[in-house]
RNA sequence: GGCCAAAUGCUCUGCAACGCGGGGGAACCAAUGUUUCGCAUCGCGAAACACGGGGCUAAUCGUGAGCGUCAAUGCCCACCUAGAACACUUCCUGUUCGAGCCCGACAGCUAACCUCGUAGGCGUAAGGGAAGG
Numbered sequence: 001g002g003c004c005a006a007a008u009g010c011u012c013u014g015c016a017a018c019g020c021g022g023g024g025g026a027a028c029c030a031a032u033g034u035u036u037c038g039c040a041u042c043g044c045g046a047a048a049c050a051c052g053g054g055g056c057u058a059a060u061c062g063u064g065a066g067c068g069u070c071a072a073u074g075c076c077c078a079c080c081u082a083g084a085a086c087a088c089u090u091c092c093u094g095u096u097c098g099a100g101c102c103c104g105a106c107a108g109c110u111a112a113c114c115u116c117g118u119a120g121g122c123g124u125a126a127g128g129g130a131a132g133g
């Protein structure tokens, strides 16, 4: 002087919150999945069956091996992948990541309102190309 991130600035170190970010929370609107049937249309309705759900985050879906079990939940490793980062911006190419944690039967959206957080890392693929500014 910058980068990832909400995590910065200030007073000067606060159970702070100008700023920044997250969650909860009306009306209106919306209404899990699969199969079958009907209407006759790409949606609507009915029935049966199955499934706890949600939040932070880019970090999610799936496949396979191993451990474990009567069986499963589960644990663990590898691969793949939604997605994220790569130093003005966009695209192409390439590189890296694709973790972790929490709530506890409960949360769609959401004005008012309520509430929480404001950490931790980085000297580097902080590569190349094209266009724009």
Base pairs, nucleotide, nucleotide: 002122003121004120019118020117021116022115023114024113029108032050033049034048035047036046037045038044039043052106053103054102055101056100062079063078064077066075067074083097084096085095086094088132089131090130091129092128093127
c-di-AMP riboswitch aptamer (ydaO/yuaA leader) from a soil metagenome, 133 nucleotides, folded computationally.
Its mean pLDDT, the model's own confidence on a scale to 100, is 75.